RNA sequence: UGCGGGAUCGUCUAACGGCAAGACGUCCGGUUCUGGUCCGGGUAAUCGGGGUUCGAAUCCCUGUCCCGCAG
Numbered sequence: 001u002g003c004g005g006g007a008u009c010g011u012c013u014a015a016c017g018g019c020a021a022g023a024c025g026u027c028c029g030g031u032u033c034u035g036g037u038c039c040g041g042g043u044a045a046u047c048g049g050g051g052u053u054c055g056a057a058u059c060c061c062u063g064u065c066c067c068g069c070a071g
Stems, first nucleotide, its partner, number of pairs: 001070007010024004018054001025043006047063005
């Protein structure tokens, strides 16, 4: 430098163009003599900027960063 893949709660992973879901974590409560386990509830995210569309995490352009391949 070229090509391909990727960027979503604090972390790991989902999501035909139509309410962003789950697990872990964390917080509150229940259970316990205390803690853990278990149970109930809350919490929090779409990499930046444009475009298409009634509607974009998803499609298009561009930038940044990460991974792989080639030179």